[in-house]
This is a predicted structure of a 372-nucleotide RNA (Bacterial RNase P class A) from Gallionella sp. The organism belongs to Gallionella, within Bacteria. The model forms 96% of the base pairs in the Rfam consensus. Rfam family: Bacterial RNase P class A. It is annotated as a ribozyme. Model confidence (mean pLDDT): 78 of 100. The sequence was found by an Rfam model in a public genome assembly.
RNA sequence: GAAGCUGGCUAGACAGUCGCCGCGCAUGAAAAUGCGGGGAGGAAAGUCCGGGCUCCAUAGAGCAGAAUGCCAGUUAAUGACUGGACACCGUGAGGUGAUGGAAAGUGCCACAGAAAAUAAACCGCCGAUGGCCAGAUUGAUUUUCGCAAGAAAGUUGAGCUGGAUCAGGUAAGGGCGAAACGGUGCGGUAAGAGCGCACCGCGACUUUGGUAACAGAGUUGGCAGGGCAAACCCCAUUCGGAGCAAGAUCAAAUAGGCUGACAUUGGCGUGGCUCGCGUCGUCAGCGGGUAGAUCGCUUGAGCGUCAGGUGACGAAACGCCUAGAGGAAUGACUGUCCACGACAGAACCCGGCUUAUCGGCUAGCUUCACCU
Numbered sequence: 001g002a003a004g005c006u007g008g009c010u011a012g013a014c015a016g017u018c019g020c021c022g023c024g025c026a027u028g029a030a031a032a033u034g035c036g037g038g039g040a041g042g043a044a045a046g047u048c049c050g051g052g053c054u055c056c057a058u059a060g061a062g063c064a065g066a067a068u069g070c071c072a073g074u075u076a077a078u079g080a081c082u083g084g085a086c087a088c089c090g091u092g093a094g095g096u097g098a099u100g101g102a103a104a105g106u107g108c109c110a111c112a113g114a115a116a117a118u119a120a121a122c123c124g125c126c127g128a129u130g131g132c133c134a135g136a137u138u139g140a141u142u143u144u145c146g147c148a149a150g151a152a153a154g155u156u157g158a159g160c161u162g163g164a165u166c167a168g169g170u171a172a173g174g175g176c177g178a179a180a181c182g183g184u185g186c187g188g189u190a191a192g193a194g195c196g197c198a199c200c201g202c203g204a205c206u207u208u209g210g211u212a213a214c215a216g217a218g219u220u221g222g223c224a225g226g227g228c229a230a231a232c233c234c235c236a237u238u239c240g241g242a243g244c245a246a247g248a249u250c251a252a253a254u255a256g257g258c259u260g261a262c263a264u265u266g267g268c269g270u271g272g273c274u275c276g277c278g279u280c281g282u283c284a285g286c287g288g289g290u291a292g293a294u295c296g297c298u299u300g301a302g303c304g305u306c307a308g309g310u311g312a313c314g315a316a317a318c319g320c321c322u323a324g325a326g327g328a329a330u331g332a333c334u335g336u337c338c339a340c341g342a343c344a345g346a347a348c349c350c351g352g353c354u355u356a357u358c359g360g361c362u363a364g365c366u367u368c369a370c371c372u
Base pairs, nucleotide, nucleotide: 001368002367003366004365005364006363007362008361009360010359012337013336014335015334016333017332018331020039021038023036024035025034026033027032041343045354046353048352049351050350051349052348053243054242055241056240060275061274062273063272065239066238067237068236069235070084071083072082073081074080085099086097087096088095089094100234101233105232106231107228108227109226122174123173124170125169126168129167130166131165132163133162134161135160137158138157139156140155141154142153143152144151145150182200183199184198185197186196187195201223202221203220204219205218206217207216208215209214247295248294249293250292257286258285259284260283261282262281266280267279268278269277302320303319304318305317308313
């Protein structure tokens, strides 16, 4: 100097004029007036999770169902977060992970291929053993020639050599495929094969470090059939429901009307079924009347500093108060500066995750090039 990785903060600023909402104080019968503070986000979005709160409610238990799925920790809680282990990707800083179990059982692995899990022989290699062919040697024997020595031809037995293969052997080599009954090497064999050996892998036992997931070490056994559970399933842990249009109070109103169903062997009781418990009525349709106001509503598992902790977090103490609208409040105009302004507006509240996004500032770390 360039290129990257992981965090944190911020989200136009200042001034003037008019306007909106709420709170406090003062005046006022009230309406209102004056003064003083305050007034949208890092995602307010999505509604994907977890809770607080409210009601059912005086009651549970089991089954089914659903969720999570390596270990430990943090938290009110979680499927979140933090740290660690393992696997994969990256030169690296780092990133990702739907990460329990495949000898409990069932199921699937298209096409290709001989064969896809109680699997098997397409090409190839061998053919020691039993068969086939040929050659020479040797023993026996027959015929012919020869005076003899012996020679030639044939048959048969024995082993030897060579050739090509049938039976048979093989799964090392090749092929097919995403994947082929452990891998590499040496010996051995007719050719091969854990057939034997060495190392790796796998199983069993013992042991070391670690809370654990897990990572090592030693001994021993030639040793065992792959993948998929984001297939059914098995195992472990957890799980009431509905929701601020929850709910509470005050006010108002009528037709406490009509019809139908069930009815103690029953109905009803805030996820399904069964048992239990409670209660004595419950449900459906038609028709009629009223519907205004207040609360819930913002002081919170709140924020800041901080002991401690690798970290997420965070004790005690001290300090701070930071929107509560109600068809929905912060808008309009002017001037200056600049980084030239993106995504985008609370509606009961909080903690996460995910998605969208113009820029600015800043901390640590990694790689490369050059100079010293």